Background:
This is a predicted structure of a 123-nucleotide RNA (FMN riboswitch aptamer (RFN element)) from a bacterium. It was read from a public genome assembly, where an Rfam model found it. The model forms 100% of the base pairs in the Rfam consensus. Rfam family: FMN riboswitch aptamer (RFN element). From the family's description: The RFN element is a highly conserved domain that is found frequently in the 5'-untranslated regions of prokaryotic mRNAs that encode for flavin mononucleotide (FMN) biosynthesis and transport proteins.
[in-house]
């Protein structure tokens, strides 16, 4: 130092403001929010994962396999940037709600991608 692997601990933001109207944190104007790895350069929208749906499987299970799973462009610098810096736009799962929800309220005091630590083994 490098490979594998036990525990253990850590792992999501959005306090809003006004209009209508018999109701709207949900429509409208404006606003705030943006998980995890990678990517000569930093990224909600370049790739990939994860949460959650659906199918199959399996005595059962939080196994295992497949499948869905949102959105960007110009210009500029610069050896290099759809990630910097200037513009202008564009996304946000499921169920619930006296009025359609990314922001309220539930599954969540939860998982999980993945992060860190102390040990063990092997080279």
């Nucleotide at each position: 130092u490098g490979u594998c692997u036990u525990c253990u601990u850590c792992a999501g933001g959005g306090c809003g403001a006004g209009g209508u109207g018999a109701a709207a944190g949900u429509c409208c104007u404006c606003a705030c929010c943006g998980g995890u790895g990678g990517u000569g350069a930093a990224a909600g929208c370049c790739c990939a994962c994860c949460a959650a749906u659906c199918c199959a499987u399996a005595a059962a299970a939080u196994g295992u396999g497949g499948a869905u799973g949102g959105a960007a462009c110009c210009a500029g610098u610069g050896u290099g940037a759809u990630u910097c810096u200037g513009g202008u736009g564009c996304c946000g799962a499921c169920g619930g709600u006296u009025a359609u929800a990314g922001u309220c309220c539930g599954g969540a005091u939860g998982a999980a991608a993945g992060a860190a630590g102390c040990g063990g083994a092997c080279a």